[in-house]
This is a predicted structure of a 91-nucleotide RNA (Glycine riboswitch aptamer) from a soil metagenome. It matches the Rfam family "Glycine riboswitch aptamer". From the family's description: This family represents the bacterial glycine riboswitch. Glycine riboswitches usually consist of two metabolite-binding aptamers domains with similar structures in tandem. The aptamers cooperatively bind glycine to regulate the expression of downstream genes. In Bacillus subtilis, this riboswitch is found upstream of the gcvT operon which controls glycine degradation. The RNAcentral record of the sequence draws on MGnify.
RNA sequence: UCGCGCGGGAGAGACCGCCCGGCAGCCAGCCGGGGGGCGCCGAAGGGGCAAAUCCUCCCCGGAACCUCUCAGGCAGAAGGACCGCGUGGGU
Numbered sequence: 001u002c003g004c005g006c007g008g009g010a011g012a013g014a015c016c017g018c019c020c021g022g023c024a025g026c027c028a029g030c031c032g033g034g035g036g037g038c039g040c041c042g043a044a045g046g047g048g049c050a051a052a053u054c055c056u057c058c059c060c061g062g063a064a065c066c067u068c069u070c071a072g073g074c075a076g077a078a079g080g081a082c083c084g085c086g087u088g089g090g091u
Stems, first nucleotide, its partner, number of pairs: 001089008013038001015037002018034006039074003045070001046068003053061001
């Protein structure tokens, strides 16, 4: 420094209504899928930038959990930067 395993791991509408399928089949309700609308979150990924940096000046470079929200996400699940333990490889 890269990968794998285990554990921990935040935030934000279980929003509104439309279409399709199923259960039921009088009404009503429930489940799944699709795409639309507005409102939000930021810790996968992605984009952006300052100072230090040089003898001086200019250009280039110049981080992030900062910022933008493209992507992703807003019950649960999955994912999740980062942290801990174990382990394999490269230098």